[in-house]
Context: one part of a larger RNA
Parts: sequence; C1' cells; structure tokens
RNA sequence: UUGAACGCUGGCGGUAGGCUUAACACAUGCAAGUCGAGCGGUAACAGAUCUAGCUUGCUAGAUGCUGACGAGCGGCGGACGGGUGAGUAACGCGUAGGAAACUGCCUAGUAGUGGGGGAUAGCCAUUGGAAACGAUGAUUAAUACCGCAUACGCCCUACUACGCCCUACGGGGGAAAGGGGGCUUCGGCUCUCGCUAUUAGAUGUGCCUGCGUAAGAUUAGCUAGUUGGUGAGGUAAUGGCUCACCAAGGCGACGAUCUUUAGCUGGUCUGAGAGGAUGAUCAGCCACACUGGAACUGAGACACGGUCCAGACUCCUACGGGAGGCAGCAGUGGGGAAUAUUGCGCAAUGGGCGAAAGCCUGACGCAGCCAUGCCGCGUGUGUGAAGAAGGCCCUAGGGUUGUAAAGCACUUUCAGCGAGGAGGAAAAGUUGUACAUUAAUAGUGUGCAACCGUGACGUUACUCGCAGAAGAAGCACCGGCUAAUUCAGUGCCAGCAGCCGCGGUAAUACUGAAGGUGCAAGCGUUAAUC
Repeated sequence: UUGAACGCUGGCGGUAGGCUUAACACAUGCAAGUCGAGCGGUAACAGAUCUAGCUUGCUAGAUGCUGACGAGCGGCGGACGGGUGAGUAACGCGUAGGAAACUGCCUAGUAGUGGGGGAUAGCCAUUGGAAACGAUGAUUAAUACCGCAUACGCCCUACUACGCCCUACGGGGGAAAGGGGGCUUCGGCUCUCGCUAUUAGAUGUGCCUGCGUAAGAUUAGCUAGUUGGUGAGGUAAUGGCUCACCAAGGCGACGAUCUUUAGCUGGUCUGAGAGGAUGAUCAGCCACACUGGAACUGAGACACGGUCCAGACUCCUACGGGAGGCAGCAGUGGGGAAUAUUGCGCAAUGGGCGAAAGCCUGACGCAGCCAUGCCGCGUGUGUGAAGAAGGCCCUAGGGUUGUAAAGCACUUUCAGCGAGGAGGAAAAGUUGUACAUUAAUAGUGUGCAACCGUGACGUUACUCGCAGAAGAAGCACCGGCUAAUUCAGUGCCAGCAGCCGCGGUAAUACUGAAGGUGCAAGCGUUAAUC
C1' cells in the first nucleotide's frame, strides 16, 4: 500500500468501490426502436354523423369523416451506447512519420428535381401444418422498383501534351402548410423539410513504415507463395492479396524458428531518486460474443440481443419437425476465502427516430445492501477527597484502581420527534406578440412577454423548535527487538512463538485476574507488492 479475506467488536454522515475463481450453465422480467409531414389502409381506443331498438341516455350496427393507430410496404437507426479479457508476443499497443484510399448523418458552394411503366406485401378467397411457419389465386399504393429525357462526370483507344472527334457506361422523388386558377385534381407560384449529381471541408475508418514492447538456448537452424521480377485478376485502396510464367532467393547468436506466459497504454502502488511491482475503478486502442466456419445487407459488420452451415448442450413435439444462446441490467444454480437489489425515473446529461409535440433508452441519474477503503463527527462538559464501597497488591502500616465513580451545576452536536425549506429547471416545452421570409393575418425561423409550465431522488441538502446525559467502545499487546508488570493456577504437562526462544514448583514469555501500553469505530491475523 490493497478490488482483499478471516476473528472479535460496531453510533452517524459524506465520498469512492464492490465475482480477482468457472470466457461455467442459466428460470423470469426488462436492455432498440422510431417516423401517419413516405404509402395503401383501419385490428383496437376516443370523438363526430347516420340508422335501428327502446329503459331518453343507454345498447347494437354503419361511415376512415376526425384524433389516432395493430399488422404490413418504405426510410433511418439496430456497426453507437453497454459487457468481458478467452485469444493475441502481434504493426496488437505506444510513439514518430507516410501515400495508393473510402467516408451515412453534418457544414459551405454549384446545377437540377421533366415525362412514363410494370409489379408486390397488406386486405380478400381457398388451403397445408401439432407448432414454427407457409402455399395458391385475385386485387392495390408509395420517398419501394425499372426504363426515357436532361446535365455533367468517369473509363478505353489514338496522341509528347493541350485540344477535338467517335464508341460504351452511370442520376433523381417527392411530402407538409398556404395562395391562385380550375371545377374535382392540375399546378415549383411561395415557403419549410427532403431527393439527385458534383466540388471542397469536417469527422470517422482502412493501409504502409522506423523505433519501443515478457521468459526460456535443457528451443539453432527456419522458410516453396517461401523472397524478388513481369503480366493479369481482385480490392475503396498499395501489396504474393490471388493466379500464370521467370529467377533462387528471404530470415537467423543484434536470438530466427519453437515452447511457456500475457490484452496494450494513459496511469496506479512504492521509492530521495534511479528503479521495482502492477494494469481493479476512470479514459484511449485492440480482441471476443455457446464452439468452429461463411458470406448477405449496408456509408460502415463479416454484425452480443441479424442470417446460413456444422458441432456440443438445453427445451417443445401430434415423432413428421421445430426453438434457444445474460462476457447487457437485475436475478438463479455452481465454483470459491470472497464480492450487492429480480428497486425508482427518464426530472437532468447524452444517444436513436421524428418538422415538431413526443416515443424509446437497465446508457445515465438516483435509491437499496456491504466498516471494503478514505475523510469528518460523536459516544458528553465543569466541579467533586469522606481519596467512599468493591476489586487487586501488600513488609498488614498502607499502596493502587482514582477525580475515576457517586453527588452538584451545565450543554444538546449526531441519532429521535415536529415544522419550515433551496439548488439541480433564471432550462426545455406551451400560449401570446414583434420582426424576417412571402401576395399573405398560412407555415417556418429569430427575439420578447406570460399574473403558463415539467423533479426519480424526496419525509432531499440546509434552517428552526422539543425533550433528556439521555441511544452510542472496542481490539491487540505488556521477556528482548517494542511503548507497557504484578499476583494466582500449571509444573518440559497444558500450551506460546514473527526471530531469538519460554514451560522440568517462586514462569514479568503458558492460562486467568488486577494494573498498564498502543490504536480506536475499529483493532488484530493471513495473503500480496515496493
């Protein structure tokens, strides 16, 4: 000094930490959704309208008309956030550089957003299966999908280069609100948000290199895609990354190869430093997601809560076949010396989606448990000698416990009870209003106002009042090292012990008592590092 454990003991608060072992197996719940301002629609709820019945305000039915919205198509996000350290001795990490790349959302700029088409889920009908899940037919929409036009860009060929010509390839999508025409769907006219192409930026990611990065020589030789070249393929991109051909190289006592161990770092502990040890919490990077393999989608994955295959294990089954993956948060069994609640909330911070309101968020904010650590406070204060009683010792005079107690006089922190009461929100949001945009008093943006308004924690922190010394001290040691000694018991026995060593009848060393010493809500022991 510790992520500690064990023994005895234990009042309060703040703050941090809490499976180091089995990357063992997991019951149950939750941990990733969101958008109706992309779409066809309407299963549920509410409203409105209509119809019927009556008990006159109820019941039943109809209409997507409105608020909304199950399932579905579509978009974005499920590559972040959260966990773990198994593997990895490596360009994995750290540091300093580099060139042959991509980059959704975001920022700035430029140019567009024209005209068509065919499907498909859903719904409906029929139907298979125990279930999981399907099959067939009919029908329908889009910001889903596919051509055309336009634009610019890229590639190839030719060329020293610029320029020109030819050929081939590659885009798009609208929506909300409003005005106007028009007369029942047309319309970039305005505005907001999108979409397409492109140029920059930012961010993120991929790649390459120098140096550094554990132990073993009782591991000395290793290597055929191996080392290099030419050409091709492949990739976002360089490259034996892959392939064909050619050459025979490449690494190694400055430790190759092999074996064992290990995530790396900022840091942390110790130390005067140099060093040594270490890598919990927090932060950066990497790797993994039951075990092994593979790709798909996508800006990004070879994807913890996606897909497929194989394996082990568990579960369901009508035996035909199916389902699952807590190293997310809680929790269970097991292992272990040992490590917590199946809690509350999205109020704050942050993230996803959305125009927004908002929804989701076991991230996060809080609460619960644990003296596990650190820090703070308390368990009273003053007075009080008949130096009381009792205990212990004694040379029997006395000494000591000891101002300690009792008594007297005070105080009331903390805990308890009662009352008040910040800040985390002078936020956000809603409503009103002014300005800008505009034809506009829509809509959107910005500012201002509100005598509008949101808190899990929370019986908050804090403050005041009430009562009463009232509710609150232990642990280890006392032979030397090492602060602190006497008596009784025991008699090389029982026992102690970190080292030296104590104990065989006067034991300051064992056991008990009295006294003392040291720390103190802790004190000792064990383990571990310096």
Small-subunit ribosomal RNA, 5' domain from an uncultured prokaryote, 530 nucleotides, folded computationally. Its mean pLDDT, the model's own confidence on a scale to 100, is 80.